[in-house]
């Protein structure tokens, strides 16, 4: 830096420093900020994605071995572990990650509801759904 999976309506903030910006990016809208933004450290706290534990699945494909069985070997087969899958558990401990508002909202369909309307049309209003694009984590390169 790009691909893959999976999740993104719930949760959890105090100091000190430092001094105007910030909500990922352009624009807009709406918001938060001198009752002190970003950032930086120090303490805390939230989750539960890996590692953790327990319990199945499964031998398609990868490792690995103990018994075992075919075979003069080479190899092969069974049964196991582990990778993997899938449920549930803990937060002790490790790796992260989070601690205003959905990822604050804007796309694009449906439905509700409001507002104008001759036909229809508008709505950064609600609900559901799908996409962008992003943030995290794991994974393989």
């Nucleotide at each position: 830096u790009g691909c893959u999976c999976a999740u993104c309506a719930a949760g959890a903030g105090g100091g000190a420093c430092a001094g105007a910006g910030g909500g990922a990016u352009a624009c807009g809208g709406c918001c938060c900020g001198a009752a002190g933004a970003a950032g930086u450290c120090c303490c805390g706290g939230c989750a539960a994605c890996c590692g953790c534990c327990a319990c199945g699945a499964g031998c398609c494909u990868c490792c690995g071995c103990c018994u075992c069985c075919c075979g003069c070997c080479a190899g092969g087969g069974a049964u196991c572990g582990g990778a993997u899958c899938g449920u549930g558990g803990a937060a002790a401990c490790g790796g992260u990650g989070c601690c205003a508002a959905u990822u604050c909202c804007g796309u694009c369909c449906g439905g509700c509801g409001c507002g104008a309307u001759g036909g229809u049309c508008g709505c950064a209003g609600c609900c559901g759904g799908a996409g962008a694009a992003g943030a995290u984590g794991a994974g393989a390169a």

The RNA shown here (SAM riboswitch aptamer (S box leader)) has 141 nucleotides and comes from Nocardioides sp. dk884. NCBI's taxonomy places the organism under Bacteria, Actinomycetes, Propionibacteriales, Nocardioidaceae, Nocardioides. The model forms 94% of the base pairs in the Rfam consensus. The prediction has a mean pLDDT of 80.